Small-subunit ribosomal RNA, 5' domain from Erythrobasidiales sp. EJ, 581 nucleotides, folded computationally. The RNAcentral record of the full RNA draws on ENA and SILVA. The prediction has a mean pLDDT of 80. Taxonomically the source falls in Erythrobasidiales (Eukaryota, Fungi, Dikarya, Basidiomycota). Rfam family: Eukaryotic small subunit ribosomal RNA.
[in-house]
Context: one part of a larger RNA
RNA sequence: UAUGCUUGUCUCAAAGAUUAAGCCAUGCAUGUCUAAGUAUAAACAAAUCUAUACUGUGAAACUGCGAAUGGCUCAUUAAAUCAGUUAUAGUUUAUUUGAUGGUACCUUACUACAUGGAUAACUGUGGUAAUUCUAGAGCUAAUACAUGCUGAAAAGCCCCGACUUCUGGGAGGGGUGUAUUUAUUAGAUAAAAAACCAAUGGCGGGUCAAACCGUCUUGCGUUGAAUCAUGAUAACUGCUCGAAUCGCAUGGCCUUGCGCCGGCGAUGCUUCAUUCAAAUAUCUGCCCUAUCAACUUUCGAUGGUAGGAUAGAGGCCUACCAUGGUGAUGACGGGUAACGGGGAAUAAGGGUUCGAUUCCGGAGAGAGGGCCUGAGAAACGGCCCUCAGUCCUAAGGGACGCAGCAGGCGCGCAAAUUAUCCCAUCCCGACACGGGGAGAUAGUGACAAUAAAUAACAAUAUAGGGCUCUUUUGGGUCUUAUAAUUGGAAUGAGUACAAUUUAAAUCCCUUAACGAGGAUCAAUUGGAGGGCAAGUCUGGUGCCAGCAGCCGCGGUAAUUCCAGCUCCAAUAGCGUAUAUU
Numbered sequence: 001u002a003u004g005c006u007u008g009u010c011u012c013a014a015a016g017a018u019u020a021a022g023c024c025a026u027g028c029a030u031g032u033c034u035a036a037g038u039a040u041a042a043a044c045a046a047a048u049c050u051a052u053a054c055u056g057u058g059a060a061a062c063u064g065c066g067a068a069u070g071g072c073u074c075a076u077u078a079a080a081u082c083a084g085u086u087a088u089a090g091u092u093u094a095u096u097u098g099a100u101g102g103u104a105c106c107u108u109a110c111u112a113c114a115u116g117g118a119u120a121a122c123u124g125u126g127g128u129a130a131u132u133c134u135a136g137a138g139c140u141a142a143u144a145c146a147u148g149c150u151g152a153a154a155a156g157c158c159c160c161g162a163c164u165u166c167u168g169g170g171a172g173g174g175g176u177g178u179a180u181u182u183a184u185u186a187g188a189u190a191a192a193a194a195a196c197c198a199a200u201g202g203c204g205g206g207u208c209a210a211a212c213c214g215u216c217u218u219g220c221g222u223u224g225a226a227u228c229a230u231g232a233u234a235a236c237u238g239c240u241c242g243a244a245u246c247g248c249a250u251g252g253c254c255u256u257g258c259g260c261c262g263g264c265g266a267u268g269c270u271u272c273a274u275u276c277a278a279a280u281a282u283c284u285g286c287c288c289u290a291u292c293a294a295c296u297u298u299c300g301a302u303g304g305u306a307g308g309a310u311a312g313a314g315g316c317c318u319a320c321c322a323u324g325g326u327g328a329u330g331a332c333g334g335g336u337a338a339c340g341g342g343g344a345a346u347a348a349g350g351g352u353u354c355g356a357u358u359c360c361g362g363a364g365a366g367a368g369g370g371c372c373u374g375a376g377a378a379a380c381g382g383c384c385c386u387c388a389g390u391c392c393u394a395a396g397g398g399a400c401g402c403a404g405c406a407g408g409c410g411c412g413c414a415a416a417u418u419a420u421c422c423c424a425u426c427c428c429g430a431c432a433c434g435g436g437g438a439g440a441u442a443g444u445g446a447c448a449a450u451a452a453a454u455a456a457c458a459a460u461a462u463a464g465g466g467c468u469c470u471u472u473u474g475g476g477u478c479u480u481a482u483a484a485u486u487g488g489a490a491u492g493a494g495u496a497c498a499a500u501u502u503a504a505a506u507c508c509c510u511u512a513a514c515g516a517g518g519a520u521c522a523a524u525u526g527g528a529g530g531g532c533a534a535g536u537c538u539g540g541u542g543c544c545a546g547c548a549g550c551c552g553c554g555g556u557a558a559u560u561c562c563a564g565c566u567c568c569a570a571u572a573g574c575g576u577a578u579a580u581u
Base pairs, nucleotide, nucleotide: 001577002576003575004574005573009451011449015444016411022409023408024407026406027405028404031065032064037062038061043057044056063430072364073363074362082285083284084283086281087280088279091278092277097273098272099271101269111244115146116145122138123137125135126134127133156176157175158174159173160172163169164168177241179237181235182234183233184232185231186230201216202215203214204213205212221228243267245266246265247264248263251261252260253259254257287335288334289333294326295325296324301323302322303321304320305319306318307317308316339361340360341359343354344353345352346351366387367386368385369384370383371382389400390399391398392397417442419441420440421439425438426436427435428434457487458486460483461482462481463480464479465478466477467476468475469474492521494514495513496511498510524570525569526568527567528566529551530550535565537564538563539562540561546553547552
């Protein structure tokens, strides 16, 4: 694990893995809206005093986000997966959280109090046998799709440089946000000796010119390690971003102007970090097999250089070179009724066997390949092809993928309801509101596991036992059994008002009322020669029928068969088969 017989209660609870990763009717399992993107529904509801854009609720639809999570299964897979370990200085990252963003125009009569063109829902006309098929016409929105301005100022820096008393001074002009690509550059630092050169050095004040006075040897982040962080310069780009968005409040200032200033949020964008991750990689470790001894390399095998591709390293791919790389310490090949691990069973120690299965990781959705969208998929409750299979058809065509939850067929030794609910735990969404066969709750359920009823007591009678008294025919005391005698007490199993439980119920726990005398409310399963606890009792059978794991039993007195009685073992369980220790 299956099966046979049996089965009263309480709790708990595995369950179509093994065989066919075989096939599937039907239903459901992924959707989603706040004050805050878009409402003229020819939808609804009110009221009224505020409606010359709009009050409210709000189907549909556009837009945004999710659908890459979860759930299922174990077919593949043997240095692969996986486990521990160490890396990314070799990369991407929607979301979360924290930071971040003054530079846009290139030119003089201009949209910035706000730009443009569409499209759905809707209306109407249609096509096909048919589908979650769609065509033509007519409208109308945006945080959809596009386009596109803004008073900052000054300094600094770089380049050009009119003019000039040329040791020098310098008006003025141009460029200078962020992102992208390329190049250059900064991002310092061990110690010591000798020789030579420059000199009265630089800067500021002062001055006709001196004299004179003052001042100056400044800075350089992180790491074990960087071509790192971060700066700077020159260019580059049919130029990324720098808000034409939404809600609620409405206030202040006067120079009363179509004035100026202004709060709290929502959503969105750039870059950096963070978080959630992901992807690669380092070291070590795996079952059986030699009736597998050599394997790999022209079509990449091992390494180098360059390029391409990639988010990124890399023969990942291409070109050109080199000739390598692995192996009796078992390569390569084959097998596996092989997903790996955490773990499970067994138990002196050492081991042996199992691990489809709730947690972690991997892989897969009939088989194989390819792809779109997206932060994320080589996605299948997405698409496209081929193969296999199924279904509808008016024969022209069209549709499908339960190894999600139920359920059916098939297969088999072998496995549950086409139930209820989002109440809990969590997840998703624009979200306190919706959704969730994730999940929970019942149903089936002797897979396992827990507690533990089927009687207890007394008197009487009978039969003993120990002790004691002794008038030994006996009495007393303490008791042990056995009783078709007798007695009242105690309870739940079951039935059931009720409340409780619960999303609603059920069950349990509570609880009125009923509810025990032997013929019931009745315990079974296997055994009784040995191993191995328990009969030399009775009847039947007569080497027959049968039992018996093994030894054996049975041929007319069977301790072993078939029965009766009695007894033994375990007990709501016990037997049998198989696998394993």